[in-house]
THF (Tetrahydrofolate) riboswitch aptamer, 98 nucleotides, folded computationally.
RNA sequence: UGCAGAGUAGAUGUGUGUGCGUUAAGUGCCGGAUGGACGGGGAGUUGCCAGCCGGACGAAAAGACGUUCUUGCGGUACACACGUCGCAUCCCGCUGCA
Numbered sequence: 001u002g003c004a005g006a007g008u009a010g011a012u013g014u015g016u017g018u019g020c021g022u023u024a025a026g027u028g029c030c031g032g033a034u035g036g037a038c039g040g041g042g043a044g045u046u047g048c049c050a051g052c053c054g055g056a057c058g059a060a061a062a063g064a065c066g067u068u069c070u071u072g073c074g075g076u077a078c079a080c081a082c083g084u085c086g087c088a089u090c091c092c093g094c095u096g097c098a
Base pairs, nucleotide, nucleotide: 001098002097003096004095005094010085011084012083013082014081015080016079017078018077019076020074021073022072029055030054031053032052034050035049036048040092041091042090043089061071062070063069064068
C1' cells in the first nucleotide's frame, strides 16, 4: 500500500415469566420545543431514542362467583432465553493474508 474480516449502542421476531389496563391508561399517528445515545478514538445527520406540551383517532369481553378468581382481549409494560438485523456517513485504529 492492496485485499479480506471482527467488534457496540440499539432495533426487531418468537417463547417463557411477572405486571398494567379492559371504569381505557397504554400502544400507534400528527405538530412543537428540550435532552440523550450512536463499534476502540475523533466528528456526526434530513436517521434513532426518551420524557414533556398540544392535536386528531380509538378498543372485547365472557364465565365462575361474590368484589375476588379464571379464560380472553390490548399494534400494553418489564425481565430472561433464543434467532435476525446492526457503527447513516467520514477519518483513524484493531485482526488475518499478500

The sequence was found by an Rfam model in a public genome assembly. Its Rfam family is "THF (Tetrahydrofolate) riboswitch aptamer". Its family is annotated with tetrahydrofolate metabolic process in the Gene Ontology. The literature on the family includes a 2014 paper in Chem Biol by Trausch and Batey, "A disconnect between high-affinity binding and efficient regulation by antifolates and purines in the tetrahydrofolate riboswitch".